[in-house]
RNA sequence: AGUUUGAUCCUGGCUCAGGAUGAACGCUGGCGGUAUGCCUAACACAUGCAAGUCGAACGGGAAUCUACGGAUUCUAGUGGCGGACGGGUGAGUAACGCGUGAGAAUCUGGCUUCAGGACGGGGACAACAGUUAGAAAUGACUGCUAAUACCGGAUAAGCCGAGAGGUAAAAGAUUUAUCGCCUGAAGAUGAGCUCGCGUCUGAUUAGCUAGUUGGGGGGGUAAGAGCCCACCAAGGCAACGAUCAGUAGCUGGUCUGAGAGGAUGAGCAGCCACACUGGGACUGAGACACGGCCCAGACUCCUACGGGAGGCAGCAGUGGGGAAUUUUCCGCAAUGGGCGCAAGCCUGACGGAGCAAUACCGCGUGAGGGAAGAAGGCUUUUGGGUUGUAAACCUCUUUUCUCAGGGAAGAAGCAAUGACGGUACCUGAGGAAUCAGCAUCGGCUAACUCCGUGCCAGCAGCCGCGGUAAUACGGAGGAUGCAAGCGUUAUCCGGAAUUAUUGGGCGUAAAGCGUCCGCAGGUGGCUAGUCAAGUCUGCGGUCAAAGACAGAAGCUAAACUUCUGGAAGGCCGUGGAAACGGGCAAGCUAGAGUACGGUAGGGGUAGAGGGAAUUCCCAGUGUAGCGGUGAAAUGCGUAGAUAUUGGGAGGAACACCAGUGGCGAAGGCGGCUACCUGCACCGGUACUGACGCUGAGGUGCGAAAGCGUGGGGAGCAAACAGGAUUAGAUACCCUGGUAGUCCACGCUGUAAACGAUGGGCACUCGGUGCUGCGGGUAUCGACUCCUGCAGUGCCUUUAGCUAACGCGUUAAGUGCCCCGCCUGGGGAGUACGGUCGCAAGGCUGAAACUCAAAGGAAUUGACGGGGGCCCGCACAAGCGGUGGAGCAUGUGGUUUAAUUCGAUGCAACGCGCAGAACCUUACCUGGGUUUAACCAUAGUGGACCGUUCCAGAGAUGGAUCUUUCCCUUCGGGGACUGCUAUGGAGGUGCUGCAUGGCUGUCGUCAGCUCGUGUCGUGAGAUGUUGGGUUAAGUCCCGCAACGAGCGCAACCCCUAUCCUUAGUUGCCAGCGGUUCGGCCGGGAACUCUAAGGAGACUGCCCCGGAAAUCGGGGAGGAAGGUGGGGAUGACGUCAAGUCCUCAUGGCCUUUAUGUCCAGGGCUACACACGUGCUACAAUGGGCGAUACAACGGGUUUUGCGAUGUCGCGAGGCUGAGCUAAUCCCUGAAAGUCGUCCUCAGUUCGGAUUGCAGUCUGCAACUCGACUGCAUGAAGGUGGAAUCGCUAGUAAUCCCGGAUCAGCAUGCCGGGGUGAAUACGUUCCCGGGCCUUGUACACACCGCCCGUCACAUCACGAAAGUUGGUUGUACCGGAAGCCAGUGGGCUGACCCGCAAGGGAGGCAGCUGUCCAUGGUAUGAUUGGCGAUUGGGGUGAAGUCGUAACAAGGUAGCUGUAGGAGAACCUGUGGCUGGAUCACCUCCUUA
Repeated sequence: AGUUUGAUCCUGGCUCAGGAUGAACGCUGGCGGUAUGCCUAACACAUGCAAGUCGAACGGGAAUCUACGGAUUCUAGUGGCGGACGGGUGAGUAACGCGUGAGAAUCUGGCUUCAGGACGGGGACAACAGUUAGAAAUGACUGCUAAUACCGGAUAAGCCGAGAGGUAAAAGAUUUAUCGCCUGAAGAUGAGCUCGCGUCUGAUUAGCUAGUUGGGGGGGUAAGAGCCCACCAAGGCAACGAUCAGUAGCUGGUCUGAGAGGAUGAGCAGCCACACUGGGACUGAGACACGGCCCAGACUCCUACGGGAGGCAGCAGUGGGGAAUUUUCCGCAAUGGGCGCAAGCCUGACGGAGCAAUACCGCGUGAGGGAAGAAGGCUUUUGGGUUGUAAACCUCUUUUCUCAGGGAAGAAGCAAUGACGGUACCUGAGGAAUCAGCAUCGGCUAACUCCGUGCCAGCAGCCGCGGUAAUACGGAGGAUGCAAGCGUUAUCCGGAAUUAUUGGGCGUAAAGCGUCCGCAGGUGGCUAGUCAAGUCUGCGGUCAAAGACAGAAGCUAAACUUCUGGAAGGCCGUGGAAACGGGCAAGCUAGAGUACGGUAGGGGUAGAGGGAAUUCCCAGUGUAGCGGUGAAAUGCGUAGAUAUUGGGAGGAACACCAGUGGCGAAGGCGGCUACCUGCACCGGUACUGACGCUGAGGUGCGAAAGCGUGGGGAGCAAACAGGAUUAGAUACCCUGGUAGUCCACGCUGUAAACGAUGGGCACUCGGUGCUGCGGGUAUCGACUCCUGCAGUGCCUUUAGCUAACGCGUUAAGUGCCCCGCCUGGGGAGUACGGUCGCAAGGCUGAAACUCAAAGGAAUUGACGGGGGCCCGCACAAGCGGUGGAGCAUGUGGUUUAAUUCGAUGCAACGCGCAGAACCUUACCUGGGUUUAACCAUAGUGGACCGUUCCAGAGAUGGAUCUUUCCCUUCGGGGACUGCUAUGGAGGUGCUGCAUGGCUGUCGUCAGCUCGUGUCGUGAGAUGUUGGGUUAAGUCCCGCAACGAGCGCAACCCCUAUCCUUAGUUGCCAGCGGUUCGGCCGGGAACUCUAAGGAGACUGCCCCGGAAAUCGGGGAGGAAGGUGGGGAUGACGUCAAGUCCUCAUGGCCUUUAUGUCCAGGGCUACACACGUGCUACAAUGGGCGAUACAACGGGUUUUGCGAUGUCGCGAGGCUGAGCUAAUCCCUGAAAGUCGUCCUCAGUUCGGAUUGCAGUCUGCAACUCGACUGCAUGAAGGUGGAAUCGCUAGUAAUCCCGGAUCAGCAUGCCGGGGUGAAUACGUUCCCGGGCCUUGUACACACCGCCCGUCACAUCACGAAAGUUGGUUGUACCGGAAGCCAGUGGGCUGACCCGCAAGGGAGGCAGCUGUCCAUGGUAUGAUUGGCGAUUGGGGUGAAGUCGUAACAAGGUAGCUGUAGGAGAACCUGUGGCUGGAUCACCUCCUUA
C1' cells in the first nucleotide's frame, strides 16, 4: 500500500513492494578480475595417487667403475625419528560439549637456557643359509651374525623414607669440526582436570535417584574425585522445571533490522566429536590411533573350498540418490610440514591451471551529424499519428576483436632455480568491423492500442479477469523496467507495534477466574543510624586472528588484498560514593488492628406457632348444565356436577406494607415470634506499633436443573395421553398428567454465575434525590434549615479518556502494586491423553484441513404480520357495472405449409393496428431475377410516352405499329429512357442486456438538491427537523444556520360575468314593406362572432387563536377562498417498452436472410381469460304526431350533395348550391302528446339460418358492409370474486370526426336529460413526514438454519497386524586389560665345578568386568486396517422455516426430557427485547 462495507471509523487476519542465498528451473549469453561449487545416501566404491625418511646407527645384498687398494649408486632387513601433525566429515552429543571468566592436584617428544655426566662388561634376534607347510596370504623348525637394538654391575645430583637406609643413567657416528647419548633444574609450547555464569522445544513428561548423596580407610591415575572397592550414615535433585521425550555439533561470525531483536552456523578461523557398525587394548612424550593391531557383525572381493583380503566423511574419479554441485589436470617454482649433518627425498597440505553467468566487481556491443520526418509494420475520426534521428547517408574513434613484434614482477642468500606462462602488460597494423536479451504493461506498480477467443481456452502474489466491443486470456505493434543477464520457485529477516523490554490490549471487537480465604512469590508508611551484595564511578586484566568501522596503501579504477588505529558492550579483579532500593538494629503513629458506647438491617442456622387462598373428603340447599377457547372439542355432570352453606384433612407459598429501599464476598435473602451467631456503620477515649496489599498452586462457599437413600406430595408441571389448529403440527392453544418442585443427609460445581467492567491505595469541577448515624440552628417537643462520615442512585457544556456508543469521585480519567486472561474466522471447547464424578458430565485442551475474511460502533437507505401524524373514490356511505347469456374484439393454448412479428402483474390482452378481400405483408407454397427496386460518374444507343397481338397465373419474355423532345455562339449542351462498366447496394435478419430518440410507471405524489457557514476523526448531519397551517418543502413562528436552484403555485389555453372596438355570410328591439321565410328596406341595441380590456385579492366585517399564517361565519358580487376544466410530469426507479416508425455500434447474409409476381395465410377452433356491445323488459316495447343542440367535415378533375323522381328498403337516376358563420352533410335522440301490448320466453330479446337484393371495388369463395322477407337461439338481473364514479359528476341519450374505395359495438371529440351519498379514518390498498428495530444493501421476491441424498478431502475410534526407540529381570560371553595359578617352555641376573636349582618371562588354564546375541515382560512412538463417527468443501438436489422486524410463540442461556430436521417443552437466570401504560429519578420557570 491492496483487501471485510452502499459508504465510514475501528479491530483483525491475509497479500505485496526491500534486502539476502553454497541455490535450482525457464529463456538468452561477448570479455576480464576475484571468490565459491554434494545442503540429498555418515549410501556403496573400480583405478591411480594422498607418509615417509635416515647408509653420518647396523650387518648383508645388487649394479656400475676400477689403478684391484677400493670408490659410487641403489637398497629388503635390524634400528632411530615421524605415521597423535597436516587433510576430511558433522553421524552422535542438550553435555563443563561449546562460549566467557576464574582455579589447583598434573604431564609435556622435538626447541631454548643452565648444571653435571657418558666407566666397565654380557647375552641374543632379524636379515642370510638350509629343511619344510600352504593355491595364496602367511608361516614353522634348525643354524650363523652386527648395532645408537637388548641386559646386569659401578658412579650420583635427584626421588622415597622420621631415620637407618633404599632406589636409580648413558651410544656412538663421520672426519676435525660438528651431530648425537644420559641425569637434573628452569622456560616456552602443547595437553589433561575442576568451578561460577550463559546455552532450543514440550507439563497432554511431576516426581527422579542404591554407587545414588556424604564420611573416614584402601586401591587406581600423570593428576583431584564413588574414578573403583569394603564398611557406616540416609542422603542428593526438582515448579527458579528434576526425570522423560523431541530436535541440534558449539563459537568468532553471516543475513536482516533505525535499534532492541529475529533467523542462521556454507566458505575462512578456534574448540569438540567421528573414521564401515560395535567393543578392546598395545606401542608411545602424546592415541584407545582415518590411509596401525585384535575380536564380533553386516557387506564386497579372491580361492585349489582348506582358508584369506578390504574399508575415499584424503585428492581426482564411478555408480546411486536428488531440483542440484567441477578435472581420474600441472608443479613442488613459492609458503608450510616430516626425515636427514647436508645434498636431498616425500608432501592431492599448498601454489596454479581447467569446468560452471553460481555470486560480487568492472568493460563492451560504437560516437557526432543526419527530416524527403523515406520505405515497411501497427493504428486511424482517413486528416493523420507512431515506430523515429531510429535507419539510409556523411564524418570520426578502435575499448573489445584479429594478426605481428617486444615481454615481466612473483627469486629469498653470490650464483643457480618459475608449474602458472610466451601469461599480465607494452607497441604497431586492419576494419564499425565480432557481440542483446529477459520480464512486465487492470489496481497495488513504471508502462496501451488492435486482432483472435466467447465463463471456452486460459491468467492469477492479493483484490480478481474471461458469458461477442477483454488496456487482466493468446498473438501483433508500441511502451516501461533491468541488462550479460532477466524472470520464476524455495528459504530467512523486514515491513508485522501481528507476542508489544524498547512497543499492544481485556464494558460492547479475541480477552477479568462465579466468589472469598490464604502458603510460596511479588510489592510496601514516617524518622535518624550502620553495612555496601544491588546502584553510580576511577583504574587494571581479558574478550585469538580474520570479519565489521575509520584512515592510508597496492593491483589503471572497483571487487579483492595489505598496513595502521580505536570504540561500545560482556566477564573478572581492585579503590571510592551512600541519595535511592536492600540487609541489620532502634524509634514513631497518619496505614492496619483491639477494647468501649450507640445504631440499622428479608445477613446466617435450627425451632415454635398464624391467617387468606387452591385442592380433596363428609353433610345440607339446589337443578342442568359446568368448564374451556380466536372459535371449538376432549373433559366433568341426572349415580346430582358447577354454584352456595357448615364441618374436617393436607401440603406449599407468605397479598397489602414494597421503594433505582435494606443486608450479604458471591450465589442469594421477604408473614409473625424468640434462642444461638457473623458483619457493617457512627461517636469519642485508651492500647499494639507496619502487624499492610495482592496472591501461581491449594482450601472453602457456590442459582436452577440433575443424581443417591429415606420421607412428603395441595398447587404447578418436562415426559406421556387426548382434543383442536394446520398442507403437515412430534409445537404454540385446551383437557388431563408422572418424574420433579418441598424436607433430611450426601453428591454434582455449572449459568447472559453480568456492571458482559479482578482486587487494593491515592489524586482530580459541580448539581440533586434516597438509607443509616452524628454535630449546629430551631423548638416544650416532633418538623424545618446548615453541615460531617458511610452506603446507594440519577444528571452532563468540568477536564480527561474512548473506534464510536458512551464513562465521568461507585471512572472506562490520572498514577502505583499484585494476579488472571487474549493474539484472524471455521474445525472446537471437539479429538486423544490425564484428572475429578455413582452417572449426567466437569477441568485441562490440540492438529490435519479450509476461508479471505469473521467482527465492533456508528451512517444513509430499504424493509417490518413496530409506533405516531397525514393524504388519496383507499375503505366506508351511495349509484351503475364486470364475473352468468348471445355476439364483437384482443390474448393464451391448440392446429397449420403459414396461421408474420412485438407487447406479459399493476404499468400486456378494442395494445403497435386512426381501419389484413388484392395491396398493406414482414409469413407460407410455387414461379422468376442477380450491379439488382435506387443513386452518382463515364461510355454507348434511342426521344420518352403510347397502340396492338402471342405465350403465361402473373412477373416476365417475344413480336408489331406510331413518334423523332428542348436550348444553341452550330462546336455542342440538357431532360427522359434502354444497355455496359466502376463506386456505392439491399436486409421488417440478431442483439432494446452495446445505444440515441421517443414512451409507460411510481405520480401532478410533494418532494429532490446545491453554495457558504457550523457540528462530527469519518461516512454524514444541519439547512429540509420542531409548534401551527395548507391541495402543496403552501405560508408563519421558533431554531447554527443564512441563502439559492429544480419541482408546487402563478404566468398559457378553454369556460362562467361585464365593458370597448368591429358588424358579414351571423342578429332583429324599435320603424316600414312582405309572397309571412330576417325574406326586403333598414338598424348596430340584443344574441353571436373574435380581438383588446375589466373582474377575485381573504380586499371588507365578526369570531376563534399567545401571535402569525390560517380557519369558521357574513356582506357585496356573475363568480369566494386553487371558481371549473386542460396543457404543463422535479431528482430519480423499474438493465420497464421499442433495433418492426426513425437513427445507430457490433455480428450475420450477398444467384440470398435481397428483390419481383400469382395464390394462400394473418379471419383456423375442443377450450381458457381480458375489454366491450345488445339484452333479459312495463321508469318498457311497437305505431302515429311533435319540440330543442353543439363540436365538426366537405371538390388542386376524384368531395359534401339540395331539389325532383323511382324503389317497401339498402339505394338508383337527375345534379341546384357550396372552395363554405352564405350551400350541403343535418330529420338530433332521449323528451312531449295520443294509442296498443298487461307480465308471458311475450308485440321482450335479437343470435343463427334460408331466400332475394343494394353499394364499394380489377375482384366480396376463402374473407366486406348494408337492405327486404322469412327463421326467432341463449337469456327471467348473474357464485366466489371484482371495477368505475364526489356534480353539470355518475347514469342515460343521440351527434360529429380521424383512418378510409368499402368496412366501427373500438378510438378521439360534441352537446341533451341529469341524480344519490360521504357518519367517519378502526380496517384493505397506495403514498408522504417523523421515530424505532434490523444479521437486509441485487435492499423482504432480502437474508438464512439443520437433517437427508450424491461427490470429494483430511481427521478420530476400531478386532488386529507390522516396524522403530527404550526400561527391567535373567541367560550367554569373543577379543582384551587386570587378578590368580605354576602342570608345559625359557638365553642374559643369582647359587652351583658340573648336573641342576631359583628369581623373572612366554604360552596355557581359571576368575571379575564386558560388545554383538538370546529369553521374558513393560513403556513409548509410527505404518496398515473390514467397519464406524462426526467435520470441511462442492452445481440452480429433497424436506421443512429455526434465527434476523414484536421474524409472526421475543430472543439468548446453564441443565433435564422429547422429537425426521431445523428445534419443542419444563425449571432458574439475562436484556445483548419491540410496543403501550404506570411508578421512581433527573432536566427545564